[in-house]
A computed fold for a 112-nucleotide RNA from Ruminococcus flavefaciens, annotated as FMN riboswitch aptamer (RFN element). Lineage of the source: Bacteria > Bacillota > Eubacteriales > Oscillospiraceae > Ruminococcus. The RNAcentral record of the sequence draws on MGnify. Rfam family: FMN riboswitch aptamer (RFN element). Rfam's curators write: The RFN element is a highly conserved domain that is found frequently in the 5'-untranslated regions of prokaryotic mRNAs that encode for flavin mononucleotide (FMN) biosynthesis and transport proteins. Gene Ontology term of the family: FMN binding. The model forms 100% of the base pairs in the Rfam consensus.

RNA sequence: UAUCUUCAGGGCAGGGUGAGAUUCCUGACCGGCAGUUACAGCCUGCGAGCCGCUUUGCGGUUGAUUCGGUGCAAGUCCGAAGCCGACGGUAUAGUCCGGAUGUGAGAAGAUG
Numbered sequence: 001u002a003u004c005u006u007c008a009g010g011g012c013a014g015g016g017u018g019a020g021a022u023u024c025c026u027g028a029c030c031g032g033c034a035g036u037u038a039c040a041g042c043c044u045g046c047g048a049g050c051c052g053c054u055u056u057g058c059g060g061u062u063g064a065u066u067c068g069g070u071g072c073a074a075g076u077c078c079g080a081a082g083c084c085g086a087c088g089g090u091a092u093a094g095u096c097c098g099g100a101u102g103u104g105a106g107a108a109g110a111u112g
Base pairs, nucleotide, nucleotide: 001112002111003110004109005108006107007106014026015025016024028095029094030085031084032046033045034044035043041083042082049061050060051059052058053057065081066080067079068078069077087098088097089096
């Protein structure tokens, strides 16, 4: 470098209101991939999702953090207090059901 194979997302316990809510209130819980002097949901980028088009593709869009401490070095560790989470369905959903036995950043392996 080429071909192929496999893998590649987690989460509302308990309580309240109500005819009805895992959707509201209270409270609980979860965190894709790569990079970064040091381990990251909220630093940078990517994927997914969403929107548009002339649809094997192209373009657009794409959430959220501060303070203190240690240290050569941390917006990544420790302590504290916060914040964020596509679309469709349904009593208003990051967590239920659905597109999805999908897609995929990428990871591992085999062969030449």